[in-house]
Context: one part of a larger RNA
Molecule: large-subunit ribosomal RNA, domain VI
Organism: Clostridium magnum DSM 2767
RNA sequence: CGUAGGAAAUUUGAGAGGAGCUGUCCUUAGUACGAGAGGACCGGGAUGGACUGACCUCUGGUGCACCAGUUGUUCCGCCAGGAGCACAGCUGGGUAGCUAUGUCAGGACGGGAUAAACGCUGAAAGCAUCUAAGCGUGAAGCCCACCUCAAGAUAAGAUUUCCCAUAGCAUAAGCUAGUAAGACCCCUUGAAGAACACAAGGUUGAUAGGUUAGAGGUGUAAGCAUGGUAACAUGUUCAGCUGACUAAUACUAAUAGGUCGAGGG
Numbered sequence: 001c002g003u004a005g006g007a008a009a010u011u012u013g014a015g016a017g018g019a020g021c022u023g024u025c026c027u028u029a030g031u032a033c034g035a036g037a038g039g040a041c042c043g044g045g046a047u048g049g050a051c052u053g054a055c056c057u058c059u060g061g062u063g064c065a066c067c068a069g070u071u072g073u074u075c076c077g078c079c080a081g082g083a084g085c086a087c088a089g090c091u092g093g094g095u096a097g098c099u100a101u102g103u104c105a106g107g108a109c110g111g112g113a114u115a116a117a118c119g120c121u122g123a124a125a126g127c128a129u130c131u132a133a134g135c136g137u138g139a140a141g142c143c144c145a146c147c148u149c150a151a152g153a154u155a156a157g158a159u160u161u162c163c164c165a166u167a168g169c170a171u172a173a174g175c176u177a178g179u180a181a182g183a184c185c186c187c188u189u190g191a192a193g194a195a196c197a198c199a200a201g202g203u204u205g206a207u208a209g210g211u212u213a214g215a216g217g218u219g220u221a222a223g224c225a226u227g228g229u230a231a232c233a234u235g236u237u238c239a240g241c242u243g244a245c246u247a248a249u250a251c252u253a254a255u256a257g258g259u260c261g262a263g264g265g
Stems, first nucleotide, its partner, number of pairs: 001152001005163007015149004021049007033038001051106005059100004066093005071086006110144003117137004164264001166177004182260004186202005207253003210249005216242003223236005
């Protein structure tokens, strides 16, 4: 820009893409078959490999604004307690998130038309013949079925709901302006994300931050007291601290404002 007014939502599916794999074991059954050795079709069930998708409850990894321990040194006047630097100084753990080696799921069932092949009926050719007319069975393959996208499918589809039939200029279509439903700018953001987009919100508000409470993490803070010459230990104390997690709460910031947007062959 188009889809013969302007919007918001829900959809149909022309078409396109993806997937399509397979082992072992049990049972049927030591049955059919076979002198024996051996040993099934058909059917039912279980469990794997590789591949694919999703997720983080579990097992782990990572986790540079979490917690603790610790070395050297400088500084905060000293002690105590801390801060900076030394690869994040080093070491031990670790929330959210992201992850696989972790967890869950998938290939299916079924239908249609067929290939090779196997048949029925059946002439030409009094017989025979699956074929010439006609009718069947039949594959991991084909078309559906499963998953995803999809009306720019210009043949531009369908359904539901909302807005209305103003003003000025031309008057044949038309042009311009302010509006309606609605949308955007702007702002708070994240489950989204390079930007855009998408999604949640903007006081009729829990969108983010803060605060409060909790979860989870770390592992018992500082100060004081007691014991010990001291290093240190014990008590107060499952303490103190705590990024992303959960809930509550308008304390802070989403204020105010602006722009676009129909009048219908």